[in-house]
RNA sequence: GGCGGUGUAGCUCAGUGGUAGAGCACGCGGCUCAUAACCGCGGCGUCGCUGGUUCGAUCCCAGCCACCGCCA
Numbered sequence: 001g002g003c004g005g006u007g008u009a010g011c012u013c014a015g016u017g018g019u020a021g022a023g024c025a026c027g028c029g030g031c032u033c034a035u036a037a038c039c040g041c042g043g044c045g046u047c048g049c050u051g052g053u054u055c056g057a058u059c060c061c062a063g064c065c066a067c068c069g070c071c072a
Stems, first nucleotide, its partner, number of pairs: 001071007010024004018055001026042005048064005
């Protein structure tokens, strides 16, 4: 440099056009002599960035950025 893949919550991931979710973690409460476990409740977020298409974009298209792999 070329080709491909990935980028969504603190972490691991789902969601693939109709105003974004799970598990774990975290905070509060319950339970306990207490801790853990368990139960209930709660908050996260510019969906990598910019632009385009669309009534509407996390999702489609283009460019760019970062990381990973293959080739040279």